[in-house]
Context: one part of a larger RNA
RNA sequence: UGCAUGUGGUGGAUGCCUUGGCGAUCACAGGCGAUGAAGGACGUGCAAGCCUGCGAAAAGCGGGGGGGAGCUGGCAAUGAAGCUUUGAUCCCCCGAUGUCCGAAUGGGGAAACCCACUCAGCAAUGAGUAUCUUUAUCUGAAUACAUAGGAUAUUGAGGCGAACCCGGUGAACUGAAACAUCUAAGUAGCCGGAGGAAAAGAAAUCAACCGAGAUUCCCCAAGUAGUGGCGAGCGAACGGGGAAGAGCCUGCUAGUGAUAGCGGAAUGGUUAAUGGAACGGAAUGGAAAGUCCGGCCGUAGUGGGUGAUAGCCCCGUACAUGAAAACCAAUCCGUGGUACUAAGUUAGCGAAAAGUAGGGCGGGGCACGUGAAACCUUGUCUGAACAUGGGGGGACCAUCCUCCAAGGCUAAAUACUCGUGAUCGACCGAUAGUGAACCAGUACCGUGAGGGAAAGGCGAAAAGAACCCCGGGAGGGGAGUGAAAUAGAACCUGAAACCGCAUGCAU
Numbered sequence: 001u002g003c004a005u006g007u008g009g010u011g012g013a014u015g016c017c018u019u020g021g022c023g024a025u026c027a028c029a030g031g032c033g034a035u036g037a038a039g040g041a042c043g044u045g046c047a048a049g050c051c052u053g054c055g056a057a058a059a060g061c062g063g064g065g066g067g068g069a070g071c072u073g074g075c076a077a078u079g080a081a082g083c084u085u086u087g088a089u090c091c092c093c094c095g096a097u098g099u100c101c102g103a104a105u106g107g108g109g110a111a112a113c114c115c116a117c118u119c120a121g122c123a124a125u126g127a128g129u130a131u132c133u134u135u136a137u138c139u140g141a142a143u144a145c146a147u148a149g150g151a152u153a154u155u156g157a158g159g160c161g162a163a164c165c166c167g168g169u170g171a172a173c174u175g176a177a178a179c180a181u182c183u184a185a186g187u188a189g190c191c192g193g194a195g196g197a198a199a200a201g202a203a204a205u206c207a208a209c210c211g212a213g214a215u216u217c218c219c220c221a222a223g224u225a226g227u228g229g230c231g232a233g234c235g236a237a238c239g240g241g242g243a244a245g246a247g248c249c250u251g252c253u254a255g256u257g258a259u260a261g262c263g264g265a266a267u268g269g270u271u272a273a274u275g276g277a278a279c280g281g282a283a284u285g286g287a288a289a290g291u292c293c294g295g296c297c298g299u300a301g302u303g304g305g306u307g308a309u310a311g312c313c314c315c316g317u318a319c320a321u322g323a324a325a326a327c328c329a330a331u332c333c334g335u336g337g338u339a340c341u342a343a344g345u346u347a348g349c350g351a352a353a354a355g356u357a358g359g360g361c362g363g364g365g366c367a368c369g370u371g372a373a374a375c376c377u378u379g380u381c382u383g384a385a386c387a388u389g390g391g392g393g394g395a396c397c398a399u400c401c402u403c404c405a406a407g408g409c410u411a412a413a414u415a416c417u418c419g420u421g422a423u424c425g426a427c428c429g430a431u432a433g434u435g436a437a438c439c440a441g442u443a444c445c446g447u448g449a450g451g452g453a454a455a456g457g458c459g460a461a462a463a464g465a466a467c468c469c470c471g472g473g474a475g476g477g478g479a480g481u482g483a484a485a486u487a488g489a490a491c492c493u494g495a496a497a498c499c500g501c502a503u504g505c506a507u
Base pairs, nucleotide, nucleotide: 001506002505003504004503005502006501007500008499009498015492016457017456020428021427022425023424024423025422026421027420028419029417030416031160032159039101040100041099042055043054044053046079047078049075050074051073061095062094063093064092065091066090070083071082072081106115107114108113116129117128118127119126120125131157132156135153136152137151138150139149164195165193166192167191168190169189175182179229205212206211216243217242218241219240220239226234227233247409248408249407251349252348253347254346255345256344258338261335262334263333264332265331267329268328269327270326271325273321274320275319279294280293281292282291295312296311297301303315304314305313358382359381360380361379362378363377364376365375368394389404390403391402392401393400444451445450464491467478468477469476470475
């Protein structure tokens, strides 16, 4: 030095586990905000820090309800001081307080800071003072009346939010095996607006000589008819079957009687809860829930925990019961302008939409790229008819059929999930599953936009090793605990690489 055997170190794979994720289903909710939001800064405890809670009334204050023996949140013990059957802590509901920044709104500003004015008050202190906007009033120029402007009061708005929705604007990479029409795509992005859904919607629609009867969504029709440097590609409708189903309004006059709103009642639900069946023994073992023996309950043998695998030990579960208060839903009762306004219904009369329809030029949308290109829309120029009328039926004309534009409203079926509750998974199990199981959008990196980790497991219980010995300590040896300490906190299991020690053999 090599090989072998044994025994260790190092290392943290593997196995097992799960507090965290992922994906669904059902129900709820679908908003919050000048009564100051979302998100933060700084404070706040008997004791330093961080998390959570809260706001100078600061881990909290008041009232109501529940509950019933301990409590003063967590990391996290310890000490101190207290509270509590005169009902604390805790849970639910309603209130009070709520610093500073932030739409941030008195002015400013390098967010959490600086500097004001007016009014009230002896003072401490409190309140108000942004902009735009609705309505009203008072004022009021050039300029006589007026108008603009100004002031005050009043109403509303502003900002945030995951996706879904409507509108405006609108790419490129890419594909066409290059590229320009085309495609990607009216996508991404940006802007505006709204709702729990939005949008659309009661035929100037289709159809085809038969007929249908608003809209939306799904299945088929169909990758068909078409369109297309007829390339790449794009791609209907008629009709059929389903989900859902709902129709209406307008100006005047007259009549009728009672909708919305508000208040109340009872009912149901949500936000705390309450009751809730049935088991013992023996051996083994550290421990029984496993084994053996003998029982019991079940409208409860879903699930979790307990020293190994528990229907009957604990929490629960089935089932039953429950709300002072707040909120939600529909129902009923009362009230509610009979002068007006908003609004239901009946009758009569009236009205029944003009720079519109259509046309020219240039675009856009329609599956349809200008094509034979209808239809819808409109930047520009034009420009009718008036139901004896007008639009459409894919150039256009006639016949025929069908509908009535240029005003408006409308639930459901449909889309989505930041979130709440319940349940589930031939989903993951710590290099997986969220980036994040752990104080993670943290540490750290970057001027910044932004990028972005690693890191779980002693034991049933800390019983976390008193005391003695070596040592400055670290560490170790005894002792003790424990079933186990090669479970000792660098802690379950503890593979391999890598490194020792002992013995044997070889050199």
Large-subunit ribosomal RNA, domain I from Zoogloea sp., 507 nucleotides, folded computationally. Its Rfam family is "Bacterial large subunit ribosomal RNA". Gene Ontology terms of the family: ribosome and structural constituent of ribosome. Lineage of the source: Bacteria > Betaproteobacteria > Rhodocyclales > Zoogloeaceae > Zoogloea. Its mean pLDDT, the model's own confidence on a scale to 100, is 84.